[in-house]
C1' cells in the first nucleotide's frame, strides 16, 4: 500500500515546546494568536486485540476486569455529495442503502 471482517448518534483534557493553519476530498458550516498543526509529559475515555468466569459446544453468547498491544479525548464520520423511497402545493424534512474515510483484527 491492497484485500477481508467488524464498528462508527455514547464516552473522555490539562500543561510544555512550536507558531498558522485545521476539520480526508468538493460545497457548506465551523474551530483557530483567548494559539491551528506537530511533538513531548501527565491524566482520562472506551473495550478492537487481550485476561477471567458462566453457558453453549470448537468456535460462539453473556458478564466482569484494565496489567499489556493499539485507538481516541470540538461539533453524529460536523452536515451534504451517489441511488431508491416516504411526507409535503412548494421550499424542504426524513428513512434505507451505497461511495469515501477513520479505527481494530487478520491476510497478501
Nucleotide at each position: 500500500u491492497u484485500c477481508u471482517u467488524a464498528u462508527c448518534a455514547a464516552g473522555a483534557g490539562a500543561g510544555g515546546u512550536u507558531g498558522a493553519g485545521g476539520g480526508u476530498c468538493u460545497g457548506g458550516c465551523c474551530c483557530u494568536a483567548u494559539g491551528a498543526u506537530a511533538c513531548c509529559u501527565c491524566a482520562g475515555c472506551a473495550a478492537c486485540c487481550u485476561u477471567c468466569a458462566a453457558c453453549a459446544a470448537u468456535u460462539g453468547u453473556u458478564g466482569a476486569a484494565a496489567a499489556g498491544g493499539u485507538g481516541c479525548u470540538a461539533a453524529g464520520u460536523c452536515c451534504a455529495g451517489c441511488a431508491a423511497g416516504u411526507u409535503g402545493u412548494u421550499a424542504a424534512a426524513c428513512u434505507u442503502g451505497g461511495c469515501a474515510g477513520a479505527u481494530a483484527a487478520g491476510a497478501a